[in-house]
Molecule: transfer RNA
Organism: Candida maltosa Xu316
RNA sequence: AGCGGCAUGGCGCAGUGGUUAGCGUGCGAGGCUCAUAACCUUGAGGUCCCUGGAUCGAGACUAGGUGCCGCUA
Numbered sequence: 001a002g003c004g005g006c007a008u009g010g011c012g013c014a015g016u017g018g019u020u021a022g023c024g025u026g027c028g029a030g031g032c033u034c035a036u037a038a039c040c041u042u043g044a045g046g047u048c049c050c051u052g053g054a055u056c057g058a059g060a061c062u063a064g065g066u067g068c069c070g071c072u073a
Stems, first nucleotide, its partner, number of pairs: 001072007010025004018056001027043005049065005
């Protein structure tokens, strides 16, 4: 320098244009137990990387940018 992939709660991820953005794990509270673990219930936590565009409507489509990973030179 060229090409490709990825970016969504603390962490790992899902999400085919129409909802209230979910799952696992972690964290707080409660239940169960003599107690702990396990198990059950419940709660908090997300400006979906940034800035524009198209659309009635975007996490998703599109343009540019940023960061990370890989391949080639």